[in-house]
RNA sequence: GGCUGACCGGGCGACCGCGUGGACCUGGGUGACCAGGUCCCCGAGGAAGGUCCGGGCUCCACAGAGCACGGUGGUGGGUAACCCCCACCCAGGGCAACCUGCGGGACAGUGCCACAGAAAACAGACCGCCUGCCUCACCCGUCUCCGGACGGGCGGCAGGUAAGGGUGAAACGGUGGUGCAAGAGACCACCAGCACGCCGGGUGACCGGCGUGGCUAGGCAAACCCCACCGGGAGCAAGGUCGAACAGCGCACGUUCGAGGGCGGCUCGCCCGAGUGCGCGGGUAGAUCGCUGGAGGCGGCCGGCAACGGUCGUCGUAGAUGGAUGGUCGCCCCGCCUGCUGGUCAGGCGGACAGAACCCGGCCUACAGGUCAGCCCGU
Repeated sequence: GGCUGACCGGGCGACCGCGUGGACCUGGGUGACCAGGUCCCCGAGGAAGGUCCGGGCUCCACAGAGCACGGUGGUGGGUAACCCCCACCCAGGGCAACCUGCGGGACAGUGCCACAGAAAACAGACCGCCUGCCUCACCCGUCUCCGGACGGGCGGCAGGUAAGGGUGAAACGGUGGUGCAAGAGACCACCAGCACGCCGGGUGACCGGCGUGGCUAGGCAAACCCCACCGGGAGCAAGGUCGAACAGCGCACGUUCGAGGGCGGCUCGCCCGAGUGCGCGGGUAGAUCGCUGGAGGCGGCCGGCAACGGUCGUCGUAGAUGGAUGGUCGCCCCGCCUGCUGGUCAGGCGGACAGAACCCGGCCUACAGGUCAGCCCGU
């Protein structure tokens, strides 16, 4: 100078305030219980967040198989499960520690490859190179009987050529030689790469070696598609239990032939007396359970490279529902600024991101400041 991993994320005290629970007191109620007060215990996070994956739980659906749709995608393991984690392989980057990868298939088929360029995929002739023919208006050279003739250039037409130039992210292997009119895997040597076979190593992805072959095979599947594997739907506003009141409607009984109510239970008696009872409304409103002890945290030992697993011990207090977990002060801690008396000084300012809502495992994102460990490079 850098790489990786793990961790903390203000501390103590006082006062005030809020929420769950408990005890007691007061008031109300026949009671279950309700309201108020006092005291005590406890009361956010590493991400509680985004709600992106995976599960538990709950209800609904479901004979079996297949299609469709969606997801996953190197190999081997871990896990309840995973778009997660660990180890390894391959490719790319870095001197290195290490990092990154939506990493199956492009000879099953279809499609696409911007711009530039002649041409973008069983390719292609723009310049250049080469061959043949035509034309001699123009230029050069040679000859000349001075009229021209011949050869070349230039130009035109037809063809060959993928070596060279130029374009591009990409132009159909590279270097050297043979060959040819000029060229070309057309042929040869070596190299790279591909396919197949054999041998060796590895559980495997894959790696190493030898041989043969034909000469060369572009990219994109985060385009359709093909292959393999996985996947019922909805979510705690899930779902369970208890369960009203008013209006309105329906039915029944009743208004001197008195429904119903009161006089502490019954009968008699006495009094009041025009509405009363049931059902629908509605399993609605509301209340309550679900609700937090779990695939739990920490430590030791054992197995494993590791993720993780086994075992023993130990710890154990958020559960709101208009939704609590906050504020002020003092001392300390950390950082910055200012001052001079230059210090273990004084004064001032600041200390993030954010905030449970059924519960877990992950991923991703935000975060002032700080701590620890291992490794690499240079001196």
RNAcentral holds the sequence, with entries from MGnify. Bacterial RNase P class A from uncultured Nocardioides sp., 379 nucleotides, folded computationally. Of the family's consensus pairs, 93% are formed in the model. Its Rfam family is "Bacterial RNase P class A". From the family's description: Ribonuclease P (RNase P) is a ubiquitous endoribonuclease, found in archaea, bacteria and eukarya as well as chloroplasts and mitochondria. Gene Ontology terms of the family: dimeric ribonuclease P complex, tRNA processing and ribonuclease P activity. Its mean pLDDT, the model's own confidence on a scale to 100, is 78. The organism belongs to Nocardioides, within Bacteria.